[in-house]
RNA sequence: GCCCCUGUAGCUCAGCGGAAAGAGUGCCUGGCUACGAACCAGGAGGUCCGGCGUUCGAAUCGCCGCAGGGGCG
Numbered sequence: 001g002c003c004c005c006u007g008u009a010g011c012u013c014a015g016c017g018g019a020a021a022g023a024g025u026g027c028c029u030g031g032c033u034a035c036g037a038a039c040c041a042g043g044a045g046g047u048c049c050g051g052c053g054u055u056c057g058a059a060u061c062g063c064c065g066c067a068g069g070g071g072c073g
Base pairs, nucleotide, nucleotide: 001072002071003070004069005068006067007066010025011024012023013022018056027043028042029041030040031039049065050064051063052062053061
């Protein structure tokens, strides 16, 4: 320098152009218990890496960047 993959909740990840964007785990509150753990119930938490574009509509498609990983030279 060229090519490919990835970037969504604190963490690990789902999410086919249209539902108020989800799960597990963690966190908070309550229940349970002699007290914890486990278990049960409820809750908070996201401008979907940034910008521009396409579209009636974009986390999802395109372009340019940035970051991480891999391959080639």

Transfer RNA, 73 nucleotides, folded computationally. Model confidence (mean pLDDT): 82 of 100. The same sequence occurs in records of 3 taxa. Its Rfam family is "tRNA". It is annotated as a transfer RNA.